[in-house]
Molecule: transfer RNA
Organism: bacterium
RNA sequence: GUCCUCGUAGCUCAACGGAUAGAGCACAGGCCUGCGGAGCCUGAGAUGGAGGUUCGAUUCCUCCCGAGGACG
Repeated sequence: GUCCUCGUAGCUCAACGGAUAGAGCACAGGCCUGCGGAGCCUGAGAUGGAGGUUCGAUUCCUCCCGAGGACG
């Protein structure tokens, strides 16, 4: 330099172009308990950035940024 894959919550992962973007762990509060770090309930928290297509984009297209890989 060319090409390929990937980027969603603090972490690990889901989500036919259409539901309030879900789950586990972690975190906060409450309950329970002799105590709680166990158990139960509740809660906060995310689509890398900018454009485009579409009635509608996490999803499709372009560029940029970042990570990994292949070739040279």